Bacterial small signal recognition particle RNA from a Chlamydiota bacterium, 96 nucleotides, folded computationally. Rfam family: Bacterial small signal recognition particle RNA. By type it is a non-coding RNA gene. For this family Rfam cites "SRPDB: Signal Recognition Particle Database" (Rosenblad et al., Nucleic Acids Res, 2003). Its family is annotated with SRP-dependent cotranslational protein targeting to membrane, signal sequence recognition and signal recognition particle, plasma membrane targeting in the Gene Ontology. Model confidence (mean pLDDT): 77 of 100. A source record names the gene ffs.
RNA sequence: UUCGAGGAUUGGCUGAGCGGUACAGCUCGAACUGAGUCAGGGCGGGAACGCAGCAGCUAUAAGAGCACCGACUGCGGCAGCCAAUUCCUCGUUUUU
Numbered sequence: 001u002u003c004g005a006g007g008a009u010u011g012g013c014u015g016a017g018c019g020g021u022a023c024a025g026c027u028c029g030a031a032c033u034g035a036g037u038c039a040g041g042g043c044g045g046g047a048a049c050g051c052a053g054c055a056g057c058u059a060u061a062a063g064a065g066c067a068c069c070g071a072c073u074g075c076g077g078c079a080g081c082c083a084a085u086u087c088c089u090c091g092u093u094u095u096u
Base pairs, nucleotide, nucleotide: 003091004090005089006088007087009084010083011082012081013080014079015078017075018074019073020072021071025066026065027064028063035058036057037056042051043050044049
């Protein structure tokens, strides 16, 4: 000095993993401050009935959990590939 290989560094692409957010399925989920239905009891009424309404029950809200796997997003972490490079190592070529 030439070439090759490997490594480091930087960047890009792809994939997996983990987390977050929202949507969707199922389940749970309200002493009272939500809804519906309101036994008992209460009130009004001569009565028929009516009124409010506790407990209970029902479906749900906020919220929580489960399952599934798509969207978005995060991880100076992982893996693969490509490129760049002032760097390092080995071998090799040439020259002194």